[in-house]
Background: Model confidence (mean pLDDT): 82 of 100. Transfer RNA from a Gaiellaceae bacterium, 72 nucleotides, folded computationally. RNAcentral holds the sequence, with entries from ENA and MGnify. Lineage of the source: Bacteria > Bacillati > Actinomycetota > Gaiellales > Gaiellaceae. It matches the Rfam family "tRNA". Rfam classes the family as a transfer RNA. Gene Ontology term of the family: triplet codon-amino acid adaptor activity. RNAcentral records the identical sequence in 2 taxa.

């Protein structure tokens, strides 16, 4: 120093222009003599930074940053 991948909720992953989501973990009721197990409801995100394009961007183009892989 090229080249490709991949960053989204505590975690592991969807969503690839039009209301950010799932499972799990947490909480809190229900349910049981209790505890797991099961129901049931809410919370939880500056979408890795910054810029751009658009009417509108996690999605798309620049750019930086951090991880893994490959070439040299």
């Nucleotide at each position: 120093g090229c080249c490709g991948g991949a960053g989204u909720a505590g975690c592991u992953c969807a969503g690839u222009g039009g209301u950010a989501g799932a499972g799990c973990a947490g909480g809190u009721c229900c349910c049981u003599u209790g505890u797991a197990a099961g129901g049931a409801c809410a919370a939880g995100g500056u979408c890795g930074g910054g810029g751009g394009u658009u009417c509108g961007a996690a999605u798309c183009c620049c750019u930086c940053c951090u991880c893994c892989g490959g070439c040299u």